About this RNA:
Predicted 3D model of a 100-nucleotide RNA (TPP riboswitch aptamer (THI element)) from Candidatus Aegiribacteria. The coordinates come from a structure-prediction model, not an experiment, and the mean pLDDT is 77. It matches the Rfam family "TPP riboswitch aptamer (THI element)". From the family's description: Vitamin B(1) in its active form thiamin pyrophosphate (TPP) is an essential coenzyme that is synthesised by coupling of pyrimidine and thiazole moieties in bacteria. Gene Ontology term of the family: thiamine pyrophosphate binding.

[in-house]
RNA sequence: CAUGAGGAUUGGGGGUGGUCCGGAGUGUCCGGGCCUGAGAAUUGCACCCCUCGAACUUGAUCCGAGUAAUGUCGGCGUAAGAAAAUCCGGAGGUCGCGCA
Numbered sequence: 001c002a003u004g005a006g007g008a009u010u011g012g013g014g015g016u017g018g019u020c021c022g023g024a025g026u027g028u029c030c031g032g033g034c035c036u037g038a039g040a041a042u043u044g045c046a047c048c049c050c051u052c053g054a055a056c057u058u059g060a061u062c063c064g065a066g067u068a069a070u071g072u073c074g075g076c077g078u079a080a081g082a083a084a085a086u087c088c089g090g091a092g093g094u095c096g097c098g099c100a
Stems, first nucleotide, its partner, number of pairs: 001092001006088005011050004017035008056081003062075004
């Protein structure tokens, strides 16, 4: 938090990087391994998110820490944007502090 935890249906909004090896039409593409993650390019009607909005974008070729490297982590962030309706539903969920 009951002005509804959570769920269903339908609809909608998103992102897909780094590194190593091989190949090629060679700075790009294809295939494979590894790192982080919910998800690493369409395999997926997958995964995440939909105003109770940190899913995601801008700031950003940003700042600090760290790494083989990378939004890897933190800051930025009480910032600016950002996509929903109906139904079911008493029930759990989240945050803080302490202990292990």